[in-house]
Context: one part of a larger RNA
Molecule: small-subunit ribosomal RNA, central domain
Organism: uncultured bacterium
RNA sequence: UUGGGUUUAAAGGGUGCGUAGGCGGUUCUAUAAGUCAGUGGUGAAAUACGGCAGCUCAACUGUCGAGGUGCCAUUGAUACUGUGGAACUUGAGUACAGACGAGGUAGGCGGAAUUGACGGUGUAGCGGUGAAAUGCGUAGAUAUCGGAAGGAACAUCAGUGGCGAAGGCGGCUCUCUGGACAACAACUGACACUGAGGCACGAAAGCGUGGGGAGCAAACAGGAUUAGAUACCCUGGUAGUCCACGCCGUAAACGAUGAUAACUGGUUGUUGGAUGCGAGAGCAUUUAGUAACGAAGCAAACGCGUUAAGUUAUCCGCCUGGGGAGUACGGCCGCAAGGCUAAAACUC
Numbered sequence: 001u002u003g004g005g006u007u008u009a010a011a012g013g014g015u016g017c018g019u020a021g022g023c024g025g026u027u028c029u030a031u032a033a034g035u036c037a038g039u040g041g042u043g044a045a046a047u048a049c050g051g052c053a054g055c056u057c058a059a060c061u062g063u064c065g066a067g068g069u070g071c072c073a074u075u076g077a078u079a080c081u082g083u084g085g086a087a088c089u090u091g092a093g094u095a096c097a098g099a100c101g102a103g104g105u106a107g108g109c110g111g112a113a114u115u116g117a118c119g120g121u122g123u124a125g126c127g128g129u130g131a132a133a134u135g136c137g138u139a140g141a142u143a144u145c146g147g148a149a150g151g152a153a154c155a156u157c158a159g160u161g162g163c164g165a166a167g168g169c170g171g172c173u174c175u176c177u178g179g180a181c182a183a184c185a186a187c188u189g190a191c192a193c194u195g196a197g198g199c200a201c202g203a204a205a206g207c208g209u210g211g212g213g214a215g216c217a218a219a220c221a222g223g224a225u226u227a228g229a230u231a232c233c234c235u236g237g238u239a240g241u242c243c244a245c246g247c248c249g250u251a252a253a254c255g256a257u258g259a260u261a262a263c264u265g266g267u268u269g270u271u272g273g274a275u276g277c278g279a280g281a282g283c284a285u286u287u288a289g290u291a292a293c294g295a296a297g298c299a300a301a302c303g304c305g306u307u308a309a310g311u312u313a314u315c316c317g318c319c320u321g322g323g324g325a326g327u328a329c330g331g332c333c334g335c336a337a338g339g340c341u342a343a344a345a346c347u348c
Stems, first nucleotide, its partner, number of pairs: 004319003008301001012316001014201004021194002025088007033081002035077008049065006091191001092188003098181001100179001103177002107173003110154001115149001118146004125136002162169002206247006215241002220236004258315006266293012297304002321348003330341004
């Protein structure tokens, strides 16, 4: 390279937008670049292949022939691809008029609870554990009541419920704003799909500057446990967790399952919409999600099964025995931590 793969065996990029590229709906027409056919030229000799011949045979040699991927020119063919032109509406998009949701952003507000401070009542314990102790408490704790403070998170509702590209999103209200969806079929007329590079977003932890700090809590201290206990348990407790701005760019970033499109039996639940019937409860049909079970089929099996891991097409990423190693070196990025790219010797 051909080929084979990628849920769990090695392998789907964390996610989107999008450049180049690849690929691309229906009809007509022109062209003839790709494609196909014919003809001509070229494709040196030697070698290789076939026939015959010469050295006694053979190797070797001579001679004749066939063949030659391809390239060039020319004459045609026009189904498919390309290119130019014309048209179409089903792909895609827009408008009209609906309804949906923890989608995002900035502000305001609320109640429960924890904590500390203050005041009242009140007296000897509280707390904690397997049991204890450290700890707190007669300088009045724990408990209980009152008003005030501050920070963080939003019980119930809550649901294999919803929304978002992913990360993720949950008190109430408001500002600005993204989106899918159903119905209609008015408009554009292939404008589509994918996407190397690139750009943007990207949990937690971590970093920088400045705030904030109730609870929790790496590190740390003490008490226990233990042979030891740099742990598990307990009492404390600092970074951090929170906010603003700027970095970092990684996760079992998981459905361990790339995106798009088409096709292929059903049953049951549920969310958003539409239509029809019904007095209503509701029922039926349809559509977009989200789940459970399963025909065919697939699969090494587990299992998947119209939300495919089935049957196909297009495009991208990635894999090629284990260790060494996601390491070294180099480069790029970063304040750093480190990230991205990525070997070899050696060894089994």